[in-house]
RNA sequence: UACGUGCUCCGGGGUCGGUGUAAUUCCGAACCGGCGGUGACAGUCCGCGACCCGGUGAGCAUGGGCACCCGCCCUUGCGAUCCGGUUGACCUGGUGGAACUCCAGGACCGACGGUGAAAGUCCGGAUGGGAGGAAGCACGGG
Numbered sequence: 001u002a003c004g005u006g007c008u009c010c011g012g013g014g015u016c017g018g019u020g021u022a023a024u025u026c027c028g029a030a031c032c033g034g035c036g037g038u039g040a041c042a043g044u045c046c047g048c049g050a051c052c053c054g055g056u057g058a059g060c061a062u063g064g065g066c067a068c069c070c071g072c073c074c075u076u077g078c079g080a081u082c083c084g085g086u087u088g089a090c091c092u093g094g095u096g097g098a099a100c101u102c103c104a105g106g107a108c109c110g111a112c113g114g115u116g117a118a119a120g121u122c123c124g125g126a127u128g129g130g131a132g133g134a135a136g137c138a139c140g141g142g
Base pairs, nucleotide, nucleotide: 001141003140004139005138006137007136008134009133010132015029016028017027018026030121031120032110033109034048035047036046037045043108044107052085053084054083055082059078060077061076063074064073065072066071090106091105092104093103094102112124113123114122
C1' cells in the first nucleotide's frame, strides 16, 4: 500500500386530520428516498441489488429396488451456483469551464400478499436477503 486470500462488523426511510358503520388504504395537508458510477453533490441519467417469472442443477434428505463388498438405479422433496426475462418517475430558468446531480420554481414515481373501505408510509415474507461499505483485523505479496 487494502493488491490477493480469509475473517469480523456495518448495510432502508416515511402520518396526521376529516368523512364514514368501517379507511394511517378515500379526501385534505404532510412525510420518505438502498447501492456503485457519472468533468460538480441524483428517488426521476447509466448500471446494480431485492421482489416476481423461467432455465440450470453442485449437494442433502425420505422411500423403494439391486448387490458379497466398493457402490449403483428409480421416485419424491429441499436446494447452492450460474444464465435469461421483467422491473416506476423531470422539466424550465439561473450560476459555472463543466450540473436532467447545486440554487430557484413547478412536476412526477414507488413490487407482492393481507387488512368490516381501494396502502410508497399499517401488518407480513424480513431477527431474511443484498448491491455494496470499513482510516477494520490476520496472513501473504508489492
Predicted 3D model of a 142-nucleotide RNA (FMN riboswitch aptamer (RFN element)) from Actinotalea sp. M2MS4P-6. NCBI's taxonomy places the organism under Bacteria, Bacillati, Actinomycetota, Micrococcales, Actinotalea.